[in-house]
RNA sequence: CGGAGUAGCUCAGCGGCAGAGCGCAGCUUUCGUAAAGCUGAUGUCGUGGGUUCAAAUCCCACCUCCG
Numbered sequence: 001c002g003g004a005g006u007a008g009c010u011c012a013g014c015g016g017c018a019g020a021g022c023g024c025a026g027c028u029u030u031c032g033u034a035a036a037g038c039u040g041a042u043g044u045c046g047u048g049g050g051u052u053c054a055a056a057u058c059c060c061a062c063c064u065c066c067g
Stems, first nucleotide, its partner, number of pairs: 001067005008022004016053001024040005046062005
C1' cells in the first nucleotide's frame, strides 16, 4: 500500500424491515441406521464515531486476518 471481517461453517447482499447452501432440531418414511421429503430455530453485519428521513452498504479512526 492492496484485499477481507455478515448465522455453527462457506459465502451473497453495495442506501429502504438481513438471505442462500451446508450443518443443526423436530416430524414422515424404515425392524433400525443412512438417504429422501416436510417443518422450524439461529445474527450487537469486527469496534467506536460521522453523513442521511433511512447505513451491512457512504466517510473517518481503530482492531484482527491475508498478500